[in-house]
Molecule: transfer RNA
Organism: Candidatus Falkowbacteria bacterium RIFOXYC2_FULL_36_12
């Protein structure tokens, strides 16, 4: 220098080929349970979907550029 893949909650990840309000597990907070902790149950908080632009009535999803990480080629 060229190519491919990934980027979504604090962590690990889904999101079915564009369409209702973006979800799960773990973690965190509160409450119940316990003498207390843990376990279990209930409720809740937490997201600019890496950034920007474009296409579209409508974008996490499609296109382009940028950034970061990993792999391959030279």
């Nucleotide at each position: 220098g060229g190519g491919c893949a990934a980027u979504u909650a604090g962590c690990u990840c889904a999101g079915u080929u564009g369409g209702u309000u973006a979800g799960a597990g773990c973690g965190c907070a509160u409450c119940a349970u316990u003498g207390a902790c843990g376990u279990u149950g209930a409720u809740g908080a937490g997201g600019u979907c890496a950034g920007a632009a474009g296409u579209u009535c409508g974008a996490c999803u499609c296109u382009u550029c940028u950034a970061u990480u990993g792999c391959c080629c030279a």